[in-house]
Context: one part of a larger RNA
RNA sequence: GGCAUACGGCGGAUGCCUUGGCGUCAAGAGUCGAAGAAGGACGCGAUAAGCUGCGAAAAGCUGUGGGGAGCCGCAAAUAGGCAUAGAUCCACAGAUAUCCGAAUGGGGCAACCCACCGGUUGUAACGGGCCGGUAUCCGAAAGGAAGACAGACCUCCUGAACUGAAACAUCUAAGUAGGGAGAGGAAAAGUAAACAAUAGUGAUUCCCUCAGUAGCGGCGAGCGAAGCGGGAAGAGCCCAAACCGUAAGACUUCGGUUUUACGGGGUUGAGGACCGACAGAAAUUGGUUGUAAGAUAAUGGAACAGCUUGGGAAAGCUGGGCGAAGAGAGUGAAACCCUCGUACAUGAAAUCUUACGAAGAGGGUCGGUAUCCGGAGUACCACGGGGCACGAGGAACCUUGUGGGAAGCAGGGUGGACCACCAUCCAAGGCAAAAUACUACUUGACGACCGAUAGAGGAAAGUACCGUGAGGGAAAGGCGAAAAGAACCGCGGGAGCGGAGUGAAAUAGAACCUGAAACCGUAUGUCU
Numbered sequence: 001g002g003c004a005u006a007c008g009g010c011g012g013a014u015g016c017c018u019u020g021g022c023g024u025c026a027a028g029a030g031u032c033g034a035a036g037a038a039g040g041a042c043g044c045g046a047u048a049a050g051c052u053g054c055g056a057a058a059a060g061c062u063g064u065g066g067g068g069a070g071c072c073g074c075a076a077a078u079a080g081g082c083a084u085a086g087a088u089c090c091a092c093a094g095a096u097a098u099c100c101g102a103a104u105g106g107g108g109c110a111a112c113c114c115a116c117c118g119g120u121u122g123u124a125a126c127g128g129g130c131c132g133g134u135a136u137c138c139g140a141a142a143g144g145a146a147g148a149c150a151g152a153c154c155u156c157c158u159g160a161a162c163u164g165a166a167a168c169a170u171c172u173a174a175g176u177a178g179g180g181a182g183a184g185g186a187a188a189a190g191u192a193a194a195c196a197a198u199a200g201u202g203a204u205u206c207c208c209u210c211a212g213u214a215g216c217g218g219c220g221a222g223c224g225a226a227g228c229g230g231g232a233a234g235a236g237c238c239c240a241a242a243c244c245g246u247a248a249g250a251c252u253u254c255g256g257u258u259u260u261a262c263g264g265g266g267u268u269g270a271g272g273a274c275c276g277a278c279a280g281a282a283a284u285u286g287g288u289u290g291u292a293a294g295a296u297a298a299u300g301g302a303a304c305a306g307c308u309u310g311g312g313a314a315a316g317c318u319g320g321g322c323g324a325a326g327a328g329a330g331u332g333a334a335a336c337c338c339u340c341g342u343a344c345a346u347g348a349a350a351u352c353u354u355a356c357g358a359a360g361a362g363g364g365u366c367g368g369u370a371u372c373c374g375g376a377g378u379a380c381c382a383c384g385g386g387g388c389a390c391g392a393g394g395a396a397c398c399u400u401g402u403g404g405g406a407a408g409c410a411g412g413g414u415g416g417a418c419c420a421c422c423a424u425c426c427a428a429g430g431c432a433a434a435a436u437a438c439u440a441c442u443u444g445a446c447g448a449c450c451g452a453u454a455g456a457g458g459a460a461a462g463u464a465c466c467g468u469g470a471g472g473g474a475a476a477g478g479c480g481a482a483a484a485g486a487a488c489c490g491c492g493g494g495a496g497c498g499g500a501g502u503g504a505a506a507u508a509g510a511a512c513c514u515g516a517a518a519c520c521g522u523a524u525g526u527c528u
Stems, first nucleotide, its partner, number of pairs: 001527009015513001016478002020450002022447007029439002031148002039100003042055003046078002050074002061094006070082003105114003115134007136145003153184001154182005164171001168218001194201002205232004215223002236431003239375001243264009269409001271373003274368005284361002290356007298346003304319005320337002322326001328340003380404008390416001411426005465472002485512001488499004
C1' cells in the first nucleotide's frame, strides 16, 4: 500500500411527515379614487431590530351586537397593568388617519423647500405656533373629470417578423404578437333598406349540425363559409319630420312671414300629420315604506367503561351505547361514543344584496285619404384602397380617400356582373336585459395533483445578493408526546469532553427524525 471484516467520522440520498403550493367545480363579487386611491416614506410598544397592526387620538379610540374567562400580536422574559361593574377576542357602524403619491397654493433631486388669504394663539414689537382655504380642464350653476388596476375577458385605432410554401416575391404566419385609446361586470351585437325562393322565416348573441361541404388559392402551401335544421336564452322601445302652440330675435305692405329654443304631436312597410268616430284600458317604465330570503358575528348539538401490553392506548381482550351525527382533524400509538367538529336545528342591534311591490311617468282602436311628412353632399357612379371564406375575378354586398352627384311613395334598397318580370325590405338618428367570455378577489367543496432538487421564483422572498438602470434573482423545512433544552461535579483558556440528571429513546443534545453512497479513519486478519 491492496483486499476483507468490524466499528466510527464526514456527507445528506432515501423513507416518513406538512405549515406551502397546483388544479377543478359551484356560489358570490367584479372595482377603488379630489370625502385624496393604488402604492409607499416616516413614525407609534416599559424594554422593540424584523414582520404584523395602527397613525401625533398611532399593536390603538367610540357606539351597537355576539361571546363568557381570561388577556396585554408573531414571541420568550422581567416589570407593570386590564378583566364577571363582562376585559382580550369576533361582527357591523363610526372617529382619528403625519408626509409623499393623480398630488392639486408655488417649487422640487417623491416622502422635502418656500408662500399668500381668513381665523386663532403668542410677542413690547418683529420673527413664530395651530386650524381652514388657495392647481388645471368641462359646466350658466349645481356639479363633474383626472389616477390606479386583473400580466384575464371586451370594443376601437395601429400593426410586424421569424415561420410555411421543403428556395422565394403573390400567398402564409395574421389582423396573430407588439403599441395606443376606452369601457363594463361583462363588452360587442341587436328588432331587417334581413334571409329566402314561388314555400316560407321573422332582432341579436352562443352551442350542435350543415362541413372540411360550396368555394377561394403562384388552383401551390394553404384558407374556408352561408341558408335550412336541432338547442340555450328571449323583449322590445325612443327620436328627427309633417302639424299645433309658447318665448325671444329679424323682416313687415301691420294681414303676417321667418329663424332659434322649448312644450305638445309622432315613430311605421304601408305609417303618421290632417278630418271624423269610439274608448278610457294594456304594453312600456318606475322603484318608497314594508314583507320574504340571503350575506357579514354566532348558538344548541347524541353515545364508554374495565382489564392486558406499553413511556403513553385510540391497539388487543371483555362487556355496553349513540347514530338525521361511521365527513374530517386533534389527542403520548390506530378513537362513531375524549376534544374540536359533523348531521340536524336555531340566530342579527347594525350595514348591505335580491325578489315581490305602491305612488308617479306613459298612452289605445276604427274609418277617410285631396294635401303635407318620413333622416342629402346621403344613395348612386368613376378612380384608388380595405372588409367580406372570396387573392380583380363574371364580383355582387359592406366600408371610404378623391371627383361627380339623385329620387323623394306614381318613391327607394336588395335577391352575387347586368336587364326584365317576380319576391322581399324601407338606408342615410338612437337605446336595450338574458343566453356568451374572463377570474385579481371572497366563501365552500373536491383531486388515480406535488410533498422540500418536487409543488409557486418563494412552506423563510420578490427577501439576500447582482446590475448606473430597465431588470435579474437564490439558498434555506423536521429534537421530543412534553423543554422535561442537561442543576451539580471533574478536565480544559475556550471549543469541547467525562460523570450526574431528564427522557421510552440522548448514536433523539439543539451542527438535534431516518441517516444510503462517494470520501477519510481506527482495530483485526491476510497478501506483497
Molecule: large-subunit ribosomal RNA, domain I
Organism: Selenomonas sp. TAMA-11512